This is a predicted structure of a 152-nucleotide RNA (Lysine riboswitch aptamer) from Alkalicella caledoniensis. Its mean pLDDT, the model's own confidence on a scale to 100, is 78. Taxonomically the source falls in Alkalicella (Bacteria, Bacillati, Bacillota, Proteinivoracaceae).
């Protein structure tokens, strides 16, 4: 120097995840309630709130987190991430959330093919970097650096 393993730290994905309930708008709802008229059905007037979400802001983060099972707590399993559509559940709700299926976008690694650049050697090969396309895998992953061990 390099290959494999190992330890630790940092980092990226993007309509990224979660919390908060500060602000805004919507919905709940012209509902509940109150008042008046009427024998009554009802009519007229005034007219909310709690809870739950969306966007923005703030905070914490990148198995962030969600779901299922189990449990005293822990834990186990699945899911790389997001959008759209459909079904089911939940809900006041056609919003939102969860699950399943389909589809689209996107990140990462590996393999194959092509293009461009660089390096090395015998003008053609090898190595390597980037881009494009296809296929496949999964987050205890991936990238960079570091500790230690083994081999060359």
């Nucleotide at each position: 120097a390099u290959g494999c393993g190992u330890u630790a730290a940092a980092g990226g994905g993007g309509u990224g995840c979660g919390a908060u309930a500060u602000g805004u708008a919507a919905a709940u709802a012209g509902u509940a309630a109150c008042c008046a008229a009427g024998c009554a059905a009802u009519u007229g007037g005034u007219g909310a709130a709690a809870g739950g979400g969306a966007c923005a802001g703030u905070c914490g983060c990148c198995g962030a987190a969600a779901u299922a099972c189990u449990u005293a707590a822990a834990g186990u399993a699945u899911u790389g991430g997001g959008g759209c559509u459909a079904u089911a559940u939940u809900u006041a709700a056609u919003a939102g959330a969860u699950a399943u299926a389909g589809u689209c976008c996107u990140g990462u690694c590996a393999u194959u093919a092509g293009a461009a650049g660089a390096u090395u050697g015998c003008c053609c090969a090898a190595u390597u970097u980037u881009c494009u396309a296809a296929u496949g895998g999964a987050g205890c992953a991936c990238u960079u650096u570091c500790u230690c061990g083994c081999g060359u």